[in-house]
Fluoride riboswitch aptamer (crcB RNA motif) from a Nitrososphaerota archaeon, 75 nucleotides, folded computationally.
RNA sequence: GUGAUUGCGGGCUAUGACAUUAGCCUUGGGAAAUCCUAAACCGCAUCAGAAGAUGCUGAUAAUGUCUACCUAAUG
Numbered sequence: 001g002u003g004a005u006u007g008c009g010g011g012c013u014a015u016g017a018c019a020u021u022a023g024c025c026u027u028g029g030g031a032a033a034u035c036c037u038a039a040a041c042c043g044c045a046u047c048a049g050a051a052g053a054u055g056c057u058g059a060u061a062a063u064g065u066c067u068a069c070c071u072a073a074u075g
Base pairs, nucleotide, nucleotide: 009026010025011024012023013022016066017065018064019063020062021061028037029036030035043056044055045054046053047052
C1' cells in the first nucleotide's frame, strides 16, 4: 500500500415523527458545513419497447403509537 473478516459509527429499505427488531451499503478530502463526492435506496399496471402519456395501492422493511389524508357513523 492492497484485499478479506469483525467491532463501533454513519447512511438506506416508493410520503412524516418516535420506539423495537430485521436486511442492505459504507470512499475519503476541505478548519467546518445544510457544500462537493462512493455505495445501498428511489412501487405497480396499460399504451409500446427507451423517452413520454394515462391509471392504481401504501404514511411500516416488520410491529406498536402519534400526526396528515380518505371513507362511514354519531354528537

The prediction has a mean pLDDT of 76. The model forms 100% of the base pairs in the Rfam consensus.